[in-house]
RNA sequence: CUCUUAUGAAGAGAAGGACGAGGGACCGGCCUGAUGACUCCUCGGCAACCGGCGUCGCGCAGGCGGCGCAGUGGUGCCAAAUCCGGCAGAAGUGGUUUAGUGGCCCGGGCUUCCGGGACCAUUCAGCCCAGUUCUGAGAGAUGAGAG
Numbered sequence: 001c002u003c004u005u006a007u008g009a010a011g012a013g014a015a016g017g018a019c020g021a022g023g024g025a026c027c028g029g030c031c032u033g034a035u036g037a038c039u040c041c042u043c044g045g046c047a048a049c050c051g052g053c054g055u056c057g058c059g060c061a062g063g064c065g066g067c068g069c070a071g072u073g074g075u076g077c078c079a080a081a082u083c084c085g086g087c088a089g090a091a092g093u094g095g096u097u098u099a100g101u102g103g104c105c106c107g108g109g110c111u112u113c114c115g116g117g118a119c120c121a122u123u124c125a126g127c128c129c130a131g132u133u134c135u136g137a138g139a140g141a142u143g144a145g146a147g
Stems, first nucleotide, its partner, number of pairs: 001147007013043001015042004022032003026086004044078003049074002052069007082139001087136005093130003097126001099123005104117005
């Protein structure tokens, strides 16, 4: 670096020291930071992926799986849901455009009518836009395994 797989609304620093301007992966948003962030060191803590221990089940066996315990080992983590969204689909809402109908206005004819309109009301369907909810994907993070 690539691949496979699992997880992610919980939890845990107003600590001490160094440095001094950005940081939250990318883009948009929104936060955060000279009351010193980010990063590094020390200490502290969270959690329980791997590893450890116990127990149960399956298997002839190597072993596999469930549940539990501890937190001495290997990682990880300690602002905000992976901070939120990004791609696709579904549902429903609002907006917009067009069309139909009615009203209104203008012009012609004037008994019924005809033509036009950038205004108003209403209705159905469709496109598009905005935001909401849900589902799935993608990306990124971490563990474990493999190359």

A computed fold for a 147-nucleotide RNA from a Bacillota bacterium, annotated as SAM riboswitch aptamer (S box leader).
NCBI's taxonomy places the organism under Bacteria, Bacillati, Bacillota.
The model forms 97% of the base pairs in the Rfam consensus.
The coordinates come from a structure-prediction model, not an experiment, and the mean pLDDT is 77.
It matches the Rfam family "SAM riboswitch aptamer (S box leader)". Its family is annotated with regulation of gene expression in the Gene Ontology.